Overview: The RNA shown here (Bacterial small signal recognition particle RNA) has 100 nucleotides and comes from Desulfovirgula thermocuniculi DSM 16036.
RNA sequence: GGCCGGGUCCUGCGCAGCGGAGACUCCCGAACCGUGUCAGGUCCUGGCGGAAGCAGCACUAAGGGAGAACCUCCGGGUGCCGCAGGGGCGCCUGGCCCGA
Numbered sequence: 001g002g003c004c005g006g007g008u009c010c011u012g013c014g015c016a017g018c019g020g021a022g023a024c025u026c027c028c029g030a031a032c033c034g035u036g037u038c039a040g041g042u043c044c045u046g047g048c049g050g051a052a053g054c055a056g057c058a059c060u061a062a063g064g065g066a067g068a069a070c071c072u073c074c075g076g077g078u079g080c081c082g083c084a085g086g087g088g089c090g091c092c093u094g095g096c097c098c099g100a
Stems, first nucleotide, its partner, number of pairs: 001097008009086006015079002018075005024067005034059004042051003
């Protein structure tokens, strides 16, 4: 000096991770317009029995609170981790050849 390759650069895809939301678990949660059970009482019945059903209790809905991990969705100047394409002016680096 020449040739080849890689990195730095750009784009796309993937992976991991971060943040948020949802799902999930637990708890709270309905004067009446949820469910069930319905004391007392009320009504029907000659009676046996039956009917509706307040309070209470239980289960929850809407909603609220708490929560490690897993799952789903969304987001990025998260990473240099992987793959492909582009670029190759510059910088870094490896190999080969030639010459001084």

Taxonomically the source falls in Desulfovirgula thermocuniculi (Bacteria, Bacillati, Thermoanaerobacterales, Thermoanaerobacteraceae). Its mean pLDDT, the model's own confidence on a scale to 100, is 76. Rfam family: Bacterial small signal recognition particle RNA. Rfam links the family to the GO terms signal recognition particle, plasma membrane targeting and SRP-dependent cotranslational protein targeting to membrane, signal sequence recognition. It is annotated as a non-coding RNA gene.